SAM riboswitch aptamer (S box leader) from Bryocella elongata, 106 nucleotides, folded computationally. It matches the Rfam family "SAM riboswitch aptamer (S box leader)". Rfam describes the family as follows. The SAM riboswitch is found upstream of a number of genes which code for proteins involved in methionine or cysteine biosynthesis in Gram-positive bacteria.

[in-house]
Order: sequence, then structure tokens, then C1' cells
RNA sequence: AUUUCAUGAAGAGUGGUUGAGGGACGAGCCCUUUGACGCCACGACAACCGGACAGCUUGUUGGUACCGGUGUCAACUCUCUCCCGAGCGAUCGGGGAACAUGAGAU
Repeated sequence: AUUUCAUGAAGAGUGGUUGAGGGACGAGCCCUUUGACGCCACGACAACCGGACAGCUUGUUGGUACCGGUGUCAACUCUCUCCCGAGCGAUCGGGGAACAUGAGAU
């Protein structure tokens, strides 16, 4: 880099530093000098992977969140774009695409 599978309605922030942008892209909308993004420290959430412990049908389940590897901590993945359905309509429901994260493959 390509690709496969799973998940994406829940959850969780303070301080320091810096100083103007940020929320992937386009549009919308929103956050932001009452300090964004980034970085650092500590903390938290979660339960994808390995281990441990536990349960049971003993080779699987999925519980605990204890150890390790990631991830995450404004807004449903902030919303929408394409398709289908419902509705007079505003809009709503489902799917897809894209994106993100994990695990695997090449």
C1' cells in the first nucleotide's frame, strides 16, 4: 500500500505548553482568543487482540477489567450526497459508499 472480517445510537478530562485554527474530503452546521489543532503529564472510558481468572456443554462461550498491545475521551462516524421505502410536506426508516479503529491475509 492493497485486501478480508468485525465494530461505529452507549461510555469517558483535567492541568501544562503553544497561539489560530479545527471537526478526513465537498456542502451544511458546529466548536474555538472565556484559547482551537498539536504536543506533554496525569487520569478516565471501553473490552478489539494476547495472557490470567471465572462459567459451562471441555472446546467453546462470553463474564471480570487484573497484566500486556492498541483505541477512544464535543455533537449518532455531527449531518447530508447514491439507492429503496413511508409521508401532502418538513422529515423519518433501511441499505450502500466513504471514513475510523481492531484483528488477520498478501